This is a predicted structure of a 1572-nucleotide RNA (small-subunit ribosomal RNA) from a Lentisphaerota bacterium. The sequence was found in a public genome assembly.
[in-house]
């Protein structure tokens, strides 16, 4: 919602009916705006393509056109009349039959004229046109209308010409002039006159003019004949005619009908950067004009007329289409319905009907003919053909069939029309086979190598015949109409003819041998397109390696790409998929349905106010809107329903529906509207009150800063971060007193008043606007908003004119920096003031438009009134108005807002519709001028915002920690040297680490090896593994020669295990799979490590808060070394981390005492020994310490401060232990290890050589620069380690390193000398008795070898250096300084390095302001790759787009003018004429016509404006463009808070000045507010 039943509940059926997703972020929600998935098409364009039905096809140049067709037709309107046919036939020829044939008669009609209709239909295309169109609904009483119905009345008698054909002439032709002569239904007089028209009069009707019907007299005005029949009658020789009849025509009129024309109201794109426009314009008045109405036209009057006009852009409307849920948007091809147009501009003429697609005249352009003189043409009809285009068909058959002209008909014509062709352009329908078939075949593709997938897919077996082949057969569409026969009817005198109607009867088919039916025959002939990264269905390998390339939108690609390219697979569609193009949708993204505007784009800067809009009660009327109900109309087609037809479906036929509309009638009367009448609750008006920086005008005052003049006074003032420019001995700053001018009004002062807003501040007087509170009475809706418009409008600017203390743009000077056109500093000049006049901007903000209502509260504050009570005052209690905080519901994306509303609603105005370009051109307006207002567009991006979270940072804050500073010791940097790096240099100086965390670092040890690098000799299944195959038996290997630097090659020899005698084991050769790589990639990876940090943090479960990211927990208040622990607390627990447990030390027990220990005791001179296990050690086990007690403090808690005790006191003192996590930190050269590479080399051996190389330059150190020292001598005291390829004693020998040689030890047993220190002596400030580099001689030691390129020892040499610039490390106690031992690597050792180990053993911490790193918490942020962030602006290329420009061009156009073709019309018309008239005639006359002028007038021409378009040297800006240039202006207090408005300045970003903002960090103050 519609339908059906019912009274009503209701019942049952059937139909429609609205999906979102990507993309801004670390994340998050909002706003927003790209993009995407649907559908559609007259489409195009790639890949592909079986058959068929039905539709559909020049959308661009309304750009030229060849060719052939596309309107004829009528002989029953007319005259002539060829071919051809009958026929008669002089005459010729022939014997003849015949043949020809002049002439004549009949048919017969061809080409062409005359004359009628018809060429205004019908086809075609959409230039024009924004309204003369169109839709739609009405009007004509202002009209016509051929053919055609229907009715009335007539169609009588005459004349006169002209094609055509003959002939003559001009012309190339087209084509023309001339005579003679000829016909009609051509033409022309004339009778008649039903009507018509004109007058007059009656009635009806109407909206006025007037219109319909009667009557009535007079005047005016027609006509054309053709076929066909036929008995009487008359004419006539006949033929016929006259007559009668019938068609078919012809005229007058009436009506119809069907087309046609005007007129009206509504509606009908965009632009206001088009606001005014308009002289025939409105209007009369009167002539003309038309089929009619009218400025359609003229004349003359009079001044009106129009308003989204006028003027620019685009467009032919509609019925519909296409998309949407709809409401809408968008569109107008096909089919219809109007319209315009016909090669481009004008005209007219015939006509019923045109200003006429295949008609006419003229002018213009293009094309063709030409004998140059003049002509000819017009596909936007159907084909077709060029041209332009992405691009769109045959130069086809038939009039069967519908339709249309023409004709009595028969039939002729039709590129309308039916129909075939061609195009996958579309819709639709079918096929390309069905069904069984696992060893899941081959083959591809992957693969963890096992397999998996392709895939019942195929192969194979059964089956089945659709399309297509081929073969027969074979429609419908056709029926009328004509003819003949027959019936009837009507018409006639008439059984003729004619009409008309029924039946038989005859015949017509392009399409077409098509549809369709039957038959063969065989799965045989018939699948591809595109997609697979998210949207978005659909994964894998392989090339490639920011390169090719890909993209719809985010985006892929820089060596492992599901996104590039190519396989496999896979996915959706399917004769098609796909890509571009364009509409709608999806986008509620223009919001009527159905949106917004404090911060996201959005409230006008603020008032009067005008048109508009919208408006309080009551009541009466009216019927405007607004409801109900009838009639009309809303063409068909189409959409929807039902029902039919083509096998189904497209399609396609009938019926309903519907067609949202319009327009006339009739009623309803709440509501609105309009009249008319009353009211007081809106609004106002009186009267009294008091408040207040509300304006203007005068008048007056005090402080103050400056200047001038006087006094005192003496050297500096002044000014900064420091500081200088300034001013000062000519006397200043300070100080006093006098005086001089201008601003500007401290304190009261207060989120206090006041005003529209802007804005207003000493006092006083004088003018004045507003609000507020009390009160009664008055007006009676006078009321709200408010497009334009008008008034005001901070500062700053602008003219003119005063004034000028102070302060200050620009401007100088001085700092500051790299630089400093700025910050800071000295000075200044507009300017701030005044009066007059412009200017119209601001963060003119509460970023919140104006009013009215309505909706809990609580607390301050300003003004007023009333109340209670009091002597009284305040306090209090209620009420009006204004201002302010905090919070309810409510709202909002949040954040807020919350009776001052951003709640809930009414009413109007104002804006908004992604970011940039741009509030910018241009072009109006307005300004003296600066500039203001209004306002685009091309281009470009895919975001650009809003508010809120978590981080991260800040040259923001609070709290705390750290050898982070201070306070201290000791150093480094300077020198020599010693190692590492850089960089240089080389054949190669192998690589790798690189702020802090690379640089004595891999490397606990490079001469050869190591080694990976280089140079040069060589091997090639390989220096190493496993397999597999063939061969060999002399395994490897071992001795030897030879060449060689070796590696190696090349020879000779000697010589072997097992055995069942097959072989086996093992070995070499070849060969094939493979070895190898310190080659590449730590940005593919495991592992391990460093950093941040041993800093206290990082999380999770449940719950609770919040759309939500995430918050809470973990935050506060204490406290700790600690997220350490206590208290709170919408949280309650937890885990990783923090402590703790482990280990080594510090004390003490115990246990056990050898190799350790020796206290008592024996024995020895002594060393030791015995015996001993007390001690000391050793190393097992335990004990202890835990804020455990005390006081104070603390909140009666943690817990801090002290203290006792104790070996040790608040972690005792080291170690080990490293939380989420970060740096794409380190390491592919420890080792593993994906993937590339490499394979007679990027693998292997080998010999030198290099890694060690030196103008420099940094890092770690070492030793020193001496006297706290050196050197000489004597004494003393440790730990911890290591030891068989070792440590090595005592002994001897060298000065010395060492050597000789070996007791002793597989180690509490043996072996391995501390040293500074302490005592004595010498040295006396100096390059030395300091330092020890370097060098030269001699030697030692290890090694296969010390040239390069060792190490150490003597003995010479004796170098720089005198404590070290800017800077900068370490350390908080057994620490640092200092002193010496040792061990690993290692044959040795460049060790001065590393890692232990002991000995002597300090000093200083007020304290956190400051520099560092760090934790918490909080606050900014435009940052998140995360301040090493991020972002502006000049300038320089490049690229693209646009403004300006002297101009060129080109186009539309308005205005004046000249010229003026064709034509109408108007005038003349002497030439020239047949009808009519008047004459016998000649002639006249009337009339025509050529011709001639007069208006308008198309193209053209000349001036002179407008509008638009293109181009332009040059310029101005914009936008975009991985690695340009200068600076740092913004975001954090962004380092001078930022921004706005305006003014100078200045390379730029900017910076100064006045004003205003807060959208400003931080701190203090004040006040409010909240708890208690």
């Nucleotide at each position: 919602a519609a339908a059906a039943u019912g009274a009503a509940g209701u019942u049952a059926c059937u139909a429609c009916g609205g999906a979102g997703a990507g993309u801004u972020u670390g994340a998050u929600c909002c706003u927003g705006g790209c993009u995407c998935a649907g559908a559609a098409c007259g489409a195009a364009c790639g890949c592909u393509g079986g058959c068929g039905g039905c539709g559909u096809g020049g959308a661009u140049u309304a750009g030229g056109c060849a060719u052939g067709c596309a309107a004829g037709u009528c002989g029953a309107u007319c005259g002539a009349g060829a071919a051809c046919c009958c026929u008669g036939g002089a005459g010729u020829a022939g014997c003849a039959a015949u043949a020809c044939a002049a002439c004549g008669g009949g048919g017969g009609g061809a080409c062409a004229g005359a004359g009628g209709c018809g060429g205004a239909c019908g086809g075609g295309u959409g230039a024009g046109u924004a309204a003369u169109g169109c839709a739609u609904g009405g009007g004509c009483a202002a009209u016509c209308u051929g053919c055609c119905c229907u009715c009335a009345a007539g169609u009588c008698a005459g004349g006169a010409a002209u094609a055509g054909c003959c002939u003559g002439c001009c012309g190339a032709a087209a084509g023309g002039c001339g005579g003679a002569g000829u016909a009609a239904u051509a033409c022309c007089g004339g009778a008649u006159g039903u009507u018509a028209u004109c007058c007059c009069c009656c009635g009806g009707c109407g909206c006025a003019u007037g219109u319909c019907g009667g009557g009535g007299a007079g005047a005016u005005c027609a006509a054309a004949g053709g076929c066909g029949g036929g008995g009487a009658u008359c004419c006539g020789c006949a033929a016929g005619g006259a007559c009668c009849u019938g068609u078919c025509g012809c005229u007058u009129g009436a009506g119809g009908a069907u087309g046609a024309g005007c007129c009206c109201a509504u509606g009908u794109c965009c632009u206001a950067u088009c606001a005014g426009c308009u002289a025939g314009u409105u209007g009369g008045u009167g002539a003309g004009g038309u089929a009619a109405c009218g400025g359609c036209c003229c004349a003359c009057c009079a001044a009106g007329g129009c308003u989204u006009a006028c003027g620019g852009g685009u467009a032919g409307c509609u019925g519909g289409u296409c998309u949407g849920a709809g409401a809408g948007g968008a569109u107008g091809g096909u089919c219809a319905g109007c319209c315009a147009c016909a090669c481009u501009g004008g005209g007219a003429c015939u006509g019923a009907g045109a200003c006429a697609c295949u008609g006419c005249c003229c002018a213009g352009a293009c094309u063709c003919c030409u004998a140059c003189g003049g002509g000819a043409g017009g596909c936007u009809g159907c084909a077709g053909u060029c041209g332009a285009g992405g691009a769109u068909c045959u130069u086809g058959g038939a009039c069967a069939a519908u339709g249309u002209g023409c004709g009595a008909a028969a039939g002729c014509a039709u590129g309308a029309u039916c129909c075939a062709g061609c195009g996958a352009c579309g819709c639709c329908g079918c096929g390309u086979g069905c069904a069984g078939g696992a060893u899941g075949a081959c083959g591809g593709c992957c693969u963890u190598c096992g397999g998996g997938u392709u895939g019942u897919a195929a192969a194979c077996u059964g089956c089945u015949g659709u399309c297509g082949u081929g073969a027969g057969g074979g429609a419908a569409c056709a029926a009328u109409g004509g003819c003949g026969c027959g019936g009837g009817c009507g018409a006639u005198a008439a059984c003729a003819c004619c009409g008309u109607u029924c039946g038989c009867g005859u015949g017509u088919g392009a399409u077409a041998g098509u549809a369709c039916c039957u038959c063969a025959g065989g799965a045989g002939g018939a699948a591809g397109a595109c997609a697979c990264g998210g949207c978005u269905a659909a994964c894998u390998c392989u090339g490639u390696g920011c390169c090719a390339g890909c993209a719809g939108c985010c985006g892929c690609g820089g060596u492992a790409a599901u996104a590039c390219a190519g396989a496999g697979g896979u996915g959706u569609c399917g004769a098609g998929c796909g890509u571009u193009g364009u509409u709608c949708g999806g986008a509620u993204u223009u919001a009527c349905u159905g949106g917004g505007c404090g911060u996201a784009a959005a409230g006008g800067g603020u008032g009067c106010g005008u048109a508009g809009g919208c408006g309080g009660a009551u009541u009466c009327g009216u019927g405007u809107g607004u409801c109900g109900g009838a009639c009309g109309u809303g063409a068909a087609a189409u959409c929807c329903u039902g029902c039919g037809g083509c096998u189904u479906a497209a399609c396609u036929g009938c019926a309903g529906a519907a067609c949202g509309g319009c327009g006339u009638c009739c009623g309803a009367a709440a509501c609105u509207a309009c009249g008319g009448a009353u009211c007081u609750a809106g609004a106002g008006u009186u009267c009294g009150g008091g408040a207040g920086a509300g304006g203007a005008a005068g008048u007056c005052g005090g402080a103050a800063u400056u200047c001038c003049c006087g006094g005192u006074g003496u050297a500096g003032c002044g000014g900064u971060g420091a500081a200088a420019u300034g001013c000062g001995u000519a006397g200043a700053u300070a100080u006093c007193g006098g005086g001089a001018g201008g601003a500007a009004c401290a304190c009261c002062a207060g989120u206090g008043g006041c005003g529209a807003a802007g804005g207003c501040g000493g006092a006083c007087u004088u003018c004045u606007g507003g609000a507020c509170c009390g009160a009664c009475a008055c007006u009676g809706a006078c009321g709200c908003u408010g497009a334009g418009g008008c008034a005001c409008g901070a500062a700053g600017g602008c003219c003119g004119g005063g004034g000028g203390a102070g302060c200050a743009a620009a401007c100088a000077g001085g700092a500051u920096u790299a630089g400093a056109u700025a910050c800071c500093c000295u000075g200044g000049u507009a300017g701030u003031c005044c009066c007059g006049g412009c200017a119209g901007u601001a963060a003119a903000c509460g970023g919140u438009g104006u009013g009215c209502a309505c909706u809990u509260g609580g607390u301050g504050u300003g003004g007023g009134a009333g109340g209670a009570g009091u002597u009284a005052u305040c306090c209090c209690c209620u009420u009006c108005c204004g201002u302010g905080c905090c919070g309810g519901a409510g709202c909002u994306a949040a954040c807020g807002c919350g009776u001052u509303a951003a709640g809930u609603g009414c009413a109007c105005c104002g804006c908004c519709u992604g970011g940039g370009g741009a509030g910018u051109a241009c072009g109006g307006c307005c300004g003296c001028a600066a500039g203001g207002u209004u306002a685009a567009a091309a281009c470009u991006c895919a975001a650009a915002g809003g508010a809120a979270u978590u981080g991260a940072c800040g040259g923001g804050g609070g709290c705390c920690c750290g050898c982070a500073c201070a306070a201290g010791c000791g150093g480094u940097g300077g020198a020599g040297c010693a190692u590492g790096u850089g960089g240089c240099u080389u054949a190669a100086u192998u690589c790798g680490a690189u702020g802090c965390a690379a640089c004595g670092c891999g490397a606990a040890g490079a001469a050869c090896c190591u080694u990976a690098c280089c140079u040069g000799g060589g091997u090639u299944u390989g220096a190493c593994a496993u397999g597999c195959g063939g061969c060999u038996g002399g395994a490897u290997g071992c001795c030897u020669g030879u060449g060689g630097a070796a590696a190696c090659a090349c020879g000779g020899g000697a010589g072997g295990c097992c055995u069942u005698c097959g072989a086996g084991g093992c070995u070499g050769c070849c060969g094939c799979a493979c070895a190898g790589g310190u080659g590449c990639u730590g940005c593919a990876u495991g592992g391990c490590u460093g950093u941040c940090g041993u800093c206290a943090g990082c999380u999770c479960g449940u719950g609770c808060c919040g759309u939500g990211a995430g918050g809470u927990g973990u935050u506060g208040g204490g406290u700790u070394a600690a997220g350490u622990c206590c208290c709170g607390c919408a949280a309650c627990g937890a885990g990783c981390g923090c402590a703790a447990c482990c280990c080594c030390u510090g004390u003490g027990a115990u246990u056990a005492g050898u190799u350790g220990c020796c206290a008592c005791c024996c024995c020895g001179c002594a060393a030791g020994g015995g015996a001993g296990c007390a001690c000391u050690c050793u190393a097992g086990u335990c004990a202890g310490a835990c804020u455990g007690c005390c006081u104070g403090u603390g909140a009666c808690a943690a817990g801090c401060a002290g203290g006792a005790g104790g070996a040790a006191g608040g972690u005792g003192g080291g170690g080990a232990u490293g939380a989420c996590g970060u740096c794409a930190a380190g390491u592919c050269a420890g080792u593993a290890u994906g993937g590339c590479c490499u394979u007679u080399a990027u693998a292997c051996c080998c010999a030198g050589g290099g890694c060690u190389g030196c103008a420099c330059a940094c890092g770690u150190g070492c030793u020193a620069c001496a006297a706290u020292g050196g050197u000489c001598g004597g004494u003393a005291u440790a730990g911890a380690a290591g030891g068989a390829c070792g440590c090595a004693a005592g002994a001897c020998c060298g000065c010395g390193a060492g050597g000789u040689g070996g007791a002793g030890c597989c180690a509490a047993u043996c072996c391995c000398g501390a040293a500074a220190a302490c005592c004595g002596g010498c040295c006396c400030c100096a390059g030395u008795u300091c330092a020890g580099a370097u060098u030269g001689c001699a030697g030692u030691c290890u090694g296969c070898a010390a040239c390069u390129c060792g190490a150490c020892u003597g003995c010479a040499u004796g170098a720089a250096g005198c404590c070290g610039g800017a800077a900068u490390c370490g350390c908080u106690a057994g620490u640092a300084a200092c002193g010496g031992u040792g061990c690993a690597u290692c044959a040795g050792c460049u060790a001065c390095g590393g890692c232990a180990c002991c000995g002597u053993g300090a000093a200083u911490a007020c304290g956190u302001u400051c520099c560092c790193g760090g934790g918490c918490c909080u606050u900014g942020u435009a940052c998140a790759c995360a301040c090493c962030g991020c972002c502006c602006g000049u300038c320089a290329c490049a690229u693209c787009a646009u403004g300006g420009g002297a101009g060129c061009c080109g186009u539309c156009u308005g205005c004046a003018c000249c010229c003026g073709a064709a034509g109408u019309c108007g005038c003349c018309g002497a030439u020239g004429c047949a009808a009519c008239c008047c004459g016998c005639a000649a002639g006249g006359g009337g009339g025509c016509c050529a011709g001639g002028u007069g208006c308008c007038g198309a193209a053209g021409g000349u001036g002179u404006g407008g509008g638009u378009g293109g181009u332009g040297a040059c310029u101005g800006g914009g936008a975009u463009g991985a690695a340009g240039u200068c600076g740092u202006a913004a975001c954090a207090a962004g380092g001078u808070a930022g921004c706005c408005g305006u003014u100078g300045g200045g390379g730029a970003a900017c910076c100064a000045g006045c004003g205003g903002c807060u959208g400003g960090a931080u701190c203090a103050c004040c006040u409010c507010c909240u708890u208690u």